[in-house]
């Protein structure tokens, strides 16, 4: 100097004035009550008043209500091993694979049950195949040299080159993110696990480990390309809704039900009266819902310190700490002094004077454990790499 990782703080301190939300005590007034007491309003005093993420609402729970004999299907979640936890997709330790010079970081059931997919390029993307190349062979053309054969125009044979057809091959080239084990030797017409050695792979066994797994020995020429955040298979787990949960009190108005030896009126019956029935109305009572109010409402599966167990997460014992609870939503504004940091000037290496000055992400709304994301040219420890002394 550049990286990695673990953690901390999240804005300064003191004082004053004004205001907002909640709690406690008290004064005065009003209402209810026989009274104690309770409720409301006003005022005074005292106390408390956002976060590390209060956020996203992504997981897991507490709590509440609803549903539910039991089992299965469907659907969803999780996925190395062991442990921790109330639980989890969380945390710790370890294993294997991958990235990096390293500190360190990322990933994790099954592709040998079945189905499906693998763009472009490429011969071929999975019952293997063959573009160039290599080897061999047929045919045609050409060249060369020997004169070996026949013959003296020349032809045949041999070698080489080119074109074309058949066969062998999978070493080499080329394509791709990925190409059918790798390296070397033997072998072959050329080649090839065709054969051998080593490495890898698969299987079997031994040893170590709670386990993932590691290691050793033997066997098999090698069979099994990739994708499961494609369907699927295996194992484990899962009822639904969420504080607008839910519980209680409860106006006014309208409507409902019941009672009325009936307050009044109409109608039916009847010639008329009483009576009876009926409709409306008056009085009394009941119950449900709404407005509104009260509870849920903040002490919790919480947190800090010490001791012990454990590598650790965490657990056990002992001691201490805890004051926001609003409901359209309060937690704010201003002033003075000091202080950190910054700028300018003087002086001269840490002093003086002046100016300026405290940010960012974001704001409780039932609570808790996590995860994720956002933020500050903030602070600290440890580790690695490179250079210089």
């Nucleotide at each position: 100097g550049g990286a990695g990782u673990a953690g901390g703080c999240g804005a300064g301190g003191c004082g004053g004035u004004u205001g907002c939300c909640c709690c406690u005590u008290c004064u005065u007034c009003c209402c209810u009550u026989c009274a104690u007491a309770g409720g409301g309003a006003u005022g005074a005093a005292g106390g408390g008043g956002a976060g590390g993420a209060a956020a996203g609402u992504c997981c897991g729970a507490a709590c509440u209500c609803c549903a539910g004999a039991g089992g299965g299907c469907a659907g969803g979640a999780u996925g190395g091993u062991c442990g921790c936890u109330a639980a989890c997709a969380g945390c710790g330790a370890c294993u294997c694979c991958g990235a990096g010079c390293a500190a360190u970081c990322g990933g994790a059931g099954g592709a040998a049950a079945g189905u499906g997919c693998c763009a472009c390029a490429g011969a071929a993307a999975a019952c293997a195949u063959a573009c160039c190349g290599c080897c061999u062979u047929g045919u045609g053309a050409g060249a060369u040299a020997g004169c070996a054969g026949c013959u003296u125009c020349g032809c045949u044979c041999a070698u080489c080159u080119c074109a074309u057809g058949g066969g062998g091959u999978a070493a080499g080239g080329g394509u791709g993110a990925a190409a059918a084990g790798g390296u070397g030797a033997g072998g072959u017409a050329a080649g090839a696990g065709c054969u051998c050695a080593c490495c890898g792979u698969u299987c079997u066994g031994g040893u170590g480990g709670u386990g993932a797994c590691a290691u050793c020995a033997g066997a098999a020429g090698c069979a099994u390309g990739g994708c499961a955040a494609a369907c699927c298979c295996c194992a484990u787990c899962c009822g639904g809704a969420g504080a607008a949960a839910g519980a209680c009190c409860a106006a006014a108005u309208u409507g409902g039900c019941c009672c009325u030896u009936g307050u009044u009126g109409g109608g039916a019956u009847g010639g008329c009266c009483c009576g009876u029935c009926u409709c409306a109305u008056g009085g009394g009572g009941c119950g449900g819902g709404u407005a509104g109010g009260u509870c849920g409402c903040u002490c919790a599966u919480c947190u800090c310190c010490c001791u012990g167990a454990g590598c650790a997460a965490u657990c056990a014992g002992g001691g201490g700490g805890u004051u926001a609870g609003a409901u359209a939503a309060a937690u704010a504004a201003c002033c003075g002094c000091c202080c950190a940091u910054g700028c300018u000037g003087g002086a001269a290496c840490u002093c003086c004077a002046g100016c300026g000055g405290g940010a960012a992400c974001a704001g409780a709304a039932u609570u808790c454990g996590g995860c994720u994301u956002a933020c500050g040219u903030c602070c600290u420890g440890c580790u690695c790499c490179a250079g210089c002394c």

Predicted 3D model of a 389-nucleotide RNA (Bacterial RNase P class A) from a Candidatus Aminicenantaceae bacterium. The RNAcentral record of the sequence draws on ENA. The source organism's lineage runs through Bacteria, Bacteria candidate phyla, Candidatus Aminicenantota, Candidatus Aminicenantia and Candidatus Aminicenantaceae. It is recorded under the gene name rnpB. Of the family's consensus pairs, 95% are formed in the model.